Predicted 3D model of a 135-nucleotide RNA (FMN riboswitch aptamer (RFN element)) from Amnibacterium kyonggiense. The coordinates come from a structure-prediction model, not an experiment, and the mean pLDDT is 83. It matches the Rfam family "FMN riboswitch aptamer (RFN element)". Rfam's curators write: The RFN element is a highly conserved domain that is found frequently in the 5'-untranslated regions of prokaryotic mRNAs that encode for flavin mononucleotide (FMN) biosynthesis and transport proteins. This element is a metabolite-dependent riboswitch that directly binds FMN in the absence of proteins. In Bacillus subtilis, the riboswitch most likely controls gene expression by causing premature transcription termination within the 5' untranslated region of the ribDEAHT operon and precluding access to the ribosome-binding site of ypaA mRNA.The FMN riboswitch structure, reported in present an FMN-bound six-stem junction, adopts a butterfly-like scaffold, stapled together by opposingly directed but nearly identically folded peripheral domains.
């Protein structure tokens, strides 16, 4: 220094005004941007993660005389998975600078949600550290 195993810790941001009986959901204006990668810094490039769906399998519980079925949860696999251009600088940038755009799970709600509430004091890509092992 890279690798393997175990443990510890960290690991997502953002609203005002108007209308209205009622909106952080509509309208106007504003605001926000997880992780790894990249010749140089990325919400929009290449991938990953969360949510949702399916399958497999394991566990707990329930139903059934039985074959079997159901509910919940975990591993693994698969599906789904949004959005950018122009100019400049440069050897090199869809990443920087200037300008103009665009995007944002599910459930809830007196009225439609990236920004409110909830699953979630959860999970998590991954990051840092310590110990041991072998090189």
């Nucleotide at each position: 220094c890279a690798c393997g195993u175990g443990c510890u810790c960290c690991g997502g941001g953002g609203u005002c005004g108007g209308u209205g009986g009622a909106a952080g959901u509509c309208c106007g204006a504003a605001c926000c941007g997880g992780c790894g990668g990249u010749c140089a810094a990325a919400g929009u490039c290449c991938g990953c993660g969360a949510a949702c769906c399916c399958g497999c399998u394991c566990g707990a519980c329930c139903c059934g005389c039985g074959a079997g079925g159901g509910u919940c949860g975990g591993c693994c696999g698969g599906g789904c998975c949004g959005a950018u251009c122009c100019g400049g600088u440069g050897g090199a940038a869809c990443u920087c600078c200037g300008g103009a755009a665009c995007c944002g799970a599910c459930a809830g709600u007196c009225a439609c949600a990236g920004u409110c509430u909830g699953g979630a004091u959860g999970g998590g890509a991954g990051a840092a550290g310590c110990a041991c092992g072998a090189g």